[in-house]
């Protein structure tokens, strides 16, 4: 400098051809227990890396950046 690849909940990932953003784990609260774990029920938690563009409508399509792994020269 050039290619592929990734960025979504605290963590570690899902999202089928564009149509209301979700799972385990972790956290909160209740139930069980004398107690804690464990377990079950409920509950909270997101500007989907940033700025544009297309669409009625973008995590998803186009474009340009940013981080991060890997290949090439």
């Nucleotide at each position: 400098g050039c290619c592929c690849g990734g960025a979504u909940a605290g963590c570690u990932c899902a999202g089928c051809u564009g149509g209301c953003a979700g799972a385990g784990c972790a956290c909160g609260u209740g139930a069980u227990u004398u107690g804690u774990a464990a377990u079950c029920a409920c509950g909270a938690g997101g500007u989907c890396g940033u700025g544009g563009g297309u669409u009625c409508g973008a995590u998803c399509c186009c474009c340009a950046c940013u981080c991060c792994g890997g290949g090439c020269u």
This is a predicted structure of a 73-nucleotide RNA (transfer RNA) from a soil metagenome. The RNAcentral record of the sequence draws on MGnify. Model confidence (mean pLDDT): 82 of 100. It matches the Rfam family "tRNA". From the family's description: Transfer RNA (tRNA) molecules are approximately 80 nucleotides in length. Its family is annotated with triplet codon-amino acid adaptor activity in the Gene Ontology.